[in-house]
Context: one part of a larger RNA
This record gives sequence, structure tokens and C1' cells, in this order.
RNA sequence: GAAUGAACGCUGGCGGCAGGCCUAACACAUGCAAGUCGAACGGUAACAGAAGAAAAGCUUGCUUUUCUUGCUGACGAGUGGCGGACGGGUGAGUAACGCGUGGGAAUCUACCCUUUAGUUGGGGACAACAUAUGGAAACGUAUGCUAAUACCGAAUAUGAUCUACGGAUUAAAGGUGCCCUCUCCUUGGAAGGUAUCGCUAAAGGAUGAGCCCGCGUUAGAUUAGCUAGUUGGUAGGGUAAAGGCCUACCAAGGCAACGAUCUAUAGCUGGUUUGAGAGGAUGAUCAGCCACACUGGGACUGAGACACGGCCCAGACUCCUACGGGGGGCAGCAGUGGGGAAUAUUGCACAAUGAGGGAAACCUUGAUGCAGCCAUGCCGCGUGUGUGAAGAAGGCCUUCGGGUUGUAAAGCACUUUCAGCGAGGAGGAAAGGUUAAGUGUUAAUAGCACUUAGCUGUGACGUUACUCGCAGAAGAAGCACCGGCUAACUCCGUGCCAGCAGCCGCGGUAAUACGGAGGGUGCAAGCGUUAAUC
Repeated sequence: GAAUGAACGCUGGCGGCAGGCCUAACACAUGCAAGUCGAACGGUAACAGAAGAAAAGCUUGCUUUUCUUGCUGACGAGUGGCGGACGGGUGAGUAACGCGUGGGAAUCUACCCUUUAGUUGGGGACAACAUAUGGAAACGUAUGCUAAUACCGAAUAUGAUCUACGGAUUAAAGGUGCCCUCUCCUUGGAAGGUAUCGCUAAAGGAUGAGCCCGCGUUAGAUUAGCUAGUUGGUAGGGUAAAGGCCUACCAAGGCAACGAUCUAUAGCUGGUUUGAGAGGAUGAUCAGCCACACUGGGACUGAGACACGGCCCAGACUCCUACGGGGGGCAGCAGUGGGGAAUAUUGCACAAUGAGGGAAACCUUGAUGCAGCCAUGCCGCGUGUGUGAAGAAGGCCUUCGGGUUGUAAAGCACUUUCAGCGAGGAGGAAAGGUUAAGUGUUAAUAGCACUUAGCUGUGACGUUACUCGCAGAAGAAGCACCGGCUAACUCCGUGCCAGCAGCCGCGGUAAUACGGAGGGUGCAAGCGUUAAUC
């Protein structure tokens, strides 16, 4: 000098953009953070509508109340599907194929895309519900009824798997909209047709993931030997998959001074920072990978987890209890206590971007977008401008003549950024809905899909950005330093005292070094100090 996720002291006008528990991976009150689908299903607890019935009031055809009907819009709880493996947090562990980089073969991949072939015909349950009943609660138990895209047989098999090459095994699910051209009953429906969303099997792709290897990846030898599934083989098991991954048997290997083993420390990288570079230090924010989710262990489900807001067991802690037994996990967003030099709101919105579900409308989303707090940082702007010598007063110094503060102030003439008040006012909005026309599909002028046009229409931020108007210099400057290094000097007080100090060093009666004042220098909404880095 640069730089910081900084802190402390004094001071503090505005805006833009960023950043904000580095410490206790300490403990957590409260709220929210993962739902969605009625176009899979039986249904109807709540709300609204419709229809029917009864009663009351009477303005005698309405109003009110009650009841019934899932009939309609919808929908609590339940069955079922998809998603809760993403997104968000943290860095405890890990010196490792964990990460970085470059290769490899023995693999899987829901949703998505392309292609091929199918989607026939049956059955039995279990929730919900009802009844009875146990328990303080959490939560159950028994009996009975019921639906499905839930579950299970049968048929078929393009294929796939196994094969002794004869053969054997192995699938599926339906939902919704519209229409009567053909058949049957004739308001209109059924079968049927059609469109669309699904379902099953198979091949390929895309995406994602698992596995193996070369090289690189902190310090210590005051750590020198380490190793028994250890190293290799055979056979078997297991896995989506290679493999001591596991088991049995056999052999006796494997690693190490080019540092094994042990110990300490540490998430790794792109990057960041410094430096001319080489190099050093570092790994906040943002992005990629990894690991973890109170501590330890385990599996289940699933395409995917050994699963932060799932399950089971053990432990510590904590809460409820009728003492029999139960509940919990903020290293999600806010917030609390604690620790600390130190780090924010129990905010608004799903309007945008994305994510999950849904045919869609939509719903959900502390992701995200915004707002709040903090000079924490970077950047920009302002705190006036011009004129003004009687060089005013006051202060300070003085050789008492004067000098200096100083054009500084006052005065005069102007301006109004920003802040304040008032008015106007973009963009972030694309979608979606509806109407019309066209095209495709089709038996169809129906429905559905797409395109175009018109109309309509969605903003948390927000009193937005920005623009105009109003008033008045009006509301806006401090901090450190002045012995040398190092820009900037005098007076008073003090008297080796009080004190200063980064180094050299100042102070014992004339201190430019202490304290105050006047003056000056430097930076400026900041300025100094401290810490750690180059």
C1' cells in the first nucleotide's frame, strides 16, 4: 500500500447495488416450510344451489323456519395414484477414488420423446361406514356391509427369460367429452361410433445415477514396521452391475524410507485475495461435487433412500400422564434462551421465474420475488452559488507597530439537486377466459386439438421508477493528526508528576512529543484503532 462475512471508539444527510452467527453440529416456546388429483373409487361431515314435504306469518302467492333427496356446484375423513430421494439448511465427520482432471466396462433409469404389438373375459377381499367394546390419552379390538386405475386367477405372447432344444414361464385398467351414421327399445337411451387422457409388453433415445482405474490433493519419523478376509486362486451365494462384497476350501501372500501404519488438522473444487510475475494466504456470498439431519444401529417402501419435516430398536435430553403408558427432534423461514468482540423481521405475495399435483381452471410452495433492520462494504449525490474590505466584532498571537482567523462572516444578488408537501404516472403481463373464422380428426355442421383476430383480463413490491408543480438557504460535517519517519506551529498549564508512544524516543520550570486553546495538515459521511492476510 492492498484487502476483510470484520469488531471497537467518536460522528452521521440521501440514494443505488451487494452482504449480514466466522463462536455452541448448544438447547429450543410459537407459527408456517409438501402437497395435489372427484376426469381412479365408495361416498356426503361442512358450505351453497335445486326439487319435494310440513309448519308459521299473512300483503293468498310469496317470505321465514324445520325436515328429506348426493340431484348439482363442490368436498371433511377414507381407499387409490403421483410427488414427499427435488427444492431449502449445515460443514460435524472425512487425508478418502471424497474432490479435481483424464479414461474405462460388468449396469439400472419414474416422468419425457420415437417406434412396434396389445388393452379379452372373470373372481375374492379390505378401509370408509354401522353396531358393540377397551383406554386418561396416544391409539385400538371384535362382528357385519361395500367400490375402484387397490388385489388375485384365466386367455392371448409381437417379444423377453429359462431350456435337456421337445418345450416351459411371464402382461394389462380403465376414466372423461361428444354423437346417433348403422342394430335394438323410440322424449331419449343401450350396445356402438368417435376424440382424448391413461394401462401392458418390447426396441431405441434423452436425462439422471451406481461402479472401476491413471495422475494430483496438509503437517509430524520426538510415529518404522503394518496386515488374517489380510493378498491371490477355485466353487458357490449376493447385487441393477465388476469385485473378498459374503461363505467354504486351497496357497502364503499384500503394503512400506518414492514414508506404510499411527497421530494431529481439514469438507474438495471453480474461485477469492495479494503480488510485475513466480509464489503466498484463503475456500463467506454465487456455482459444481461430497457428507450429515438429537447420538448410534437397522431395514421397509419405491424407478430412485438405507430417507432433514417417514418407520423400527437402543441411548441422552425434554414434555404430557388418571402412573398403566404415550409424545418430540429448527444444521428449513422467522423467532427465543445461551455462548460471544460480533451478525437482522415471529413481515408481504404467489404478480413474475421455477417446482409438485391436475385434462384444465387452478391448488400448494418461508424455493423464489419483494419489503423491514444494520454506514457492514462498494459506488454516486448533497450539505449551497456569485459578489462582498469598513480587511467589522470576537478569539489567538504580538517586538504593542501590528499579524492571523479572513472573502471567512454580515450585507447584496441568485439557484433549489436531495430531503419535505401536492399531482400525474410507465415497465416488470406472458398467460387465462370468452366470441368469431380457418385447419385437422370424424359418419358428423357434435366434441376435441391447433392457428389467427376481436373483446375481456391477472402486480406482492407500491405513496414504484420517472415527470411536473410548491416553498424556502431553508433540514444535512465530522474524525484523526501536526518531534523525525510523515503533510501540518505557536501560546498557556504541568514540572521524570500527570501523561504520550508503531519505531526512535518525549516529560526533572522557557515541552512544536503530556493536557487545553488558537492556527494548520490529511481524509470525508465517514474517520481513527484493533485483529488476522499478502
RNAcentral holds the full RNA, with entries from ENA and SILVA. This is a predicted structure of a 534-nucleotide part of an RNA (small-subunit ribosomal RNA, 5' domain) from an uncultured Pseudomonadota bacterium. The coordinates come from a structure-prediction model, not an experiment, and the mean pLDDT is 86.